[in-house]
Molecule: Bacterial RNase P class A
Organism: uncultured Lysobacterales bacterium
Formats: sequence, C1' cells, structure tokens
RNA sequence: GGAGCCGGCCAGGCAAUCGCUCCGUUUCGAUCAUUAGUUCGGGGCGGGGAGGAAAGUCCGGGCUCCACAGGGCAGGGUGCCAGGUAACGCCUGGGGGGCGCGAGCCUACGGAAAGUGCAACAGAAAAUAUACCGCCAGGAAACUGGUAAGGGUGAAAUGGUGCGGUAAGAGCGCACCGCGCAGGUGGCAACACGCUGCGGCUAGGUAAACCCCACCUGGAGCAAGACCAAAUAGGAAAGCGAUGCCGUGGCCCGCGGCGCUUUCGGGUAGGUCGCUCGAGGCUGCCGGUGACGGCAGUCCCAGAUGAAUGAUUGUCCACGACAGAACCCGGCUUAUCGGCCGGCUCCCUUU
Repeated sequence: GGAGCCGGCCAGGCAAUCGCUCCGUUUCGAUCAUUAGUUCGGGGCGGGGAGGAAAGUCCGGGCUCCACAGGGCAGGGUGCCAGGUAACGCCUGGGGGGCGCGAGCCUACGGAAAGUGCAACAGAAAAUAUACCGCCAGGAAACUGGUAAGGGUGAAAUGGUGCGGUAAGAGCGCACCGCGCAGGUGGCAACACGCUGCGGCUAGGUAAACCCCACCUGGAGCAAGACCAAAUAGGAAAGCGAUGCCGUGGCCCGCGGCGCUUUCGGGUAGGUCGCUCGAGGCUGCCGGUGACGGCAGUCCCAGAUGAAUGAUUGUCCACGACAGAACCCGGCUUAUCGGCCGGCUCCCUUU
C1' cells in the first nucleotide's frame, strides 16, 4: 500500500415561523346538581410524541376467555453435548462433519444390526447381490471347472498399499494403515488419544423417505375480554331429547349443565375500560471464557381509533436508503443509502 473476516454505534443535523396529538396543572363559558361535584367546549403554563428493522405473522411467552378443567390416544414440534433464559425451533460455549491459504463461515448433527420403500439409465450384478471382457486348468473343438487380483459400466461395485503364496487368484498369510471389540488416560459430557491388547478381516447408500427412539405440547385470541347506554319481536317454524343433548380443533374416559341444533325474520353496531411501570431503560461494581446473573444508583421514554409528529425558510454535510407503533415483550428471517469506531487474517514493497 492492497485485499478480506468479525464485532459495535448512528439513521440527516442546527435555527426560526405556523400547525397536529397525548399527559399534568390552572383558568373561562355553558349545562345538570345545589356542600362537594358531573358533562361539553375554549385559553395559559410545563412535559412527551414511530424503527433497526416498527416489515413477515415464522417461533416463544405475558395477559384475557372457554373453565371448577383432570387423564389418555391420535396429531403436531424439536433432535450432538453442556449451559443461559419466563420460554423457545432462540442465544452462548464446546464436540463431530464440510468449505476457505487464513482470520473465519455453514451445519435438517439421535437410529440403517426392528421393519418397509427407493436409487432412472448404464452395467453381468445395486442386498435373497453377481461374472460381461479378462486370467488359469482340461479339451481337437464345442464346452466344463476355478477366479474376483486386472479392465469396463455407473453417483456408488464388499477395505487400501506392499510382500509372500498360488495352476491363476483371493486377508489365503504377513507388515503398516483402516475398521470392530475390550481396557486405559483426559474431559461434567458430546468426544479425543503418535495409548495397550485381541480380532473375524469385516452386515453398501438413503430417514430434508415412511418408520423407530428421546423430549416437549389444551384451544381461541385485544376484532381477547369487562362495563355502560340505547333499540327491538319475552318472534315464527322444523328436528333431536336423561338409553339423550351441550360444554373453544379430533376421539375416549372423567367432570359439569339441562335443554340443544337448523332455517326464516327483527333490533343495535354508540361510548368507556383493556391502553402502557414493564420478564423496563441507562450507569457503575462484582461473578462468569461467554450467553447472562447479582448488587447499588438513577430515569419514566407514543397510546392514536378513517387513525396524531406536517408545512415553509435559512444553513451545514456523510446529500441520507429500507421504510410508520395499534395489547405488550424475547427471538428469528427478509429489505436497506451512507458514515464512524475497534480487533484480527492474507499478499506485495521498503527499512
């Protein structure tokens, strides 16, 4: 000097004018009530007002209801080990495998000796595995027997290399490697070991195929639900009916209730709460490799409801993309302009 890898932060800034919305406080007017106060509208002062993904609705919960709600089956989900967490399919740290020169990155990672299925074509043969060419022996030849070392086909062909042996060959035997079993060492464990011994030389692949195994698992959802006000038709018909029906996915048992289901027709769809103080944010210290946890201090940081933060001007610059809360929180995934900071790796050159 160049090329990369990992982590963190920001999300146009500043000023002025006008405007929107919520909260607190205060005041004015009207209304009801007649102590207090209720309701509606307006003004003053003070404070707050979209994101790193608010997105997707993919996971996990909090919360609400079924509901007093238990057990099981089916169904569904996860799948190396150990931790973190309210919990998770998430995160952290390790292990195995793969990719990369490397920093690093990815991982749908239990089981093929319980069973079933599948692997087109090619090939002799693809798991009840096998002999096309070749090699050897016999034979005049046709052919018969042996063989799986060499060749071919294929994504994949029953351990690899070498030596010996053999008619030719083959773990047939041996050495090394590999594999299996047993033991030892380290590690909580997954697992690792240039450790020791024995061994028959060996029971292909695929489970993001069905399946088996281990663990987890009620349902519905803020349009949940609670309250207030108002209106209507305390309507009509049909069916089932305690040996029954109904009860928040299905089935069974249990439990509870006594009516339930369908069709036609009628009324209302207005307001308040839920609705923001939280598994909360920030700072410091301690513990831990880390995720995170503990202690102390400090702060309150959107609550709209056809849906609030907009418009104008000036200026600065990195000229700003993707993009707007709707019950809340922890994650994952996707989209994305530009800038800043820190650590690490590789290459080239010079000293």